Model confidence (mean pLDDT): 82 of 100. A computed fold for a 59-nucleotide RNA from Callorhinchus milii, annotated as transfer RNA. Rfam family: tRNA. Rfam's curators write: Transfer RNA (tRNA) molecules are approximately 80 nucleotides in length. It is annotated as a transfer RNA.
């Protein structure tokens, strides 16, 4: 090392954000704007009641 990018997180409850993406609204239309979605914790091991979070090794 987490969402398609950039990212923030704490042993336990729902994993938040930003730009993007989908759908409304508005608009003659297209952007801005506004509102609502869906999308994520590299692999293996090992500690713990419990690990995305802490240790080891990959890669």
């Nucleotide at each position: 090392g987490u969402a398609g990018c950039u990212u923030g997180g704490a042993g336990g409850u729902u994993a938040g954000a930003g730009c993007g993406c989908u759908c409304g609204c508005c608009u003659c239309g297209c952007a801005a704007g506004u509102g609502a979605g869906a999308g994520a914790c590299c692999u293996g091991g090992g500690u713990u009641c419990g690990a995305u979070u802490c240790c080891c090794a990959g890669c």
RNAcentral holds the sequence, with entries from Rfam.